RNA sequence: GGAGGGUUAGCUCAGCUGGUUAGAGCGUCCGCCUCACACGCGGAAGGUCGACGGUUCGAGUCCGCCACUCUCCACCA
Numbered sequence: 001g002g003a004g005g006g007u008u009a010g011c012u013c014a015g016c017u018g019g020u021u022a023g024a025g026c027g028u029c030c031g032c033c034u035c036a037c038a039c040g041c042g043g044a045a046g047g048u049c050g051a052c053g054g055u056u057c058g059a060g061u062c063c064g065c066c067a068c069u070c071u072c073c074a075c076c077a
Base pairs, nucleotide, nucleotide: 001073002072003071004070005069006068007067010026011025012024013023019057028044029043030042031041032040050066052064053063054062
């Protein structure tokens, strides 16, 4: 340099053919339970969906561009 994948909650990841409100597990916090802790049960907080721009009535989802990251290929000293 070329090709492809990934970026969504603190972590690991879903999210279908663009459509009403963005989710799960773990973790955190609160409550219940217990003498107490753990387990268990109930609840809550937590997100500019990587940045910017575009298309559309409407974008996590489509398009452009950039950044970061992973894989493969090529090249160079």